[in-house]
RNA sequence: GGCCCCGUCGUCUAGUGGUCAAGGAUGCAUGGUUCUCAGCCAUGAGAUCGAGGGUUCGAAUCCCUUCGGGGCUACCA
Numbered sequence: 001g002g003c004c005c006c007g008u009c010g011u012c013u014a015g016u017g018g019u020c021a022a023g024g025a026u027g028c029a030u031g032g033u034u035c036u037c038a039g040c041c042a043u044g045a046g047a048u049c050g051a052g053g054g055u056u057c058g059a060a061u062c063c064c065u066u067c068g069g070g071g072c073u074a075c076c077a
Stems, first nucleotide, its partner, number of pairs: 001073007010026004018057001028044006050066005
């Protein structure tokens, strides 16, 4: 240099054009239960879907550019 894979709530993840102003688990907050803690129950907050642009009636999803991480490979020596 070339090619491929990954990036989504604090963390782990679902998603493969339309019921996604994005779901689940865990963690967190509040309340209940309990002598207390843990546990359990209920409710709630929490993600510009790495960034920018494009296609489309519609994009987390498709295309281009780019950033970060990882892998394979070629050349030089």
Background: Predicted 3D model of a 77-nucleotide RNA (transfer RNA) from an Armatimonadota bacterium. NCBI's taxonomy places the organism under Bacteria, Bacillati, Armatimonadota. The coordinates come from a structure-prediction model, not an experiment, and the mean pLDDT is 81. Its Rfam family is "tRNA". It is annotated as a transfer RNA.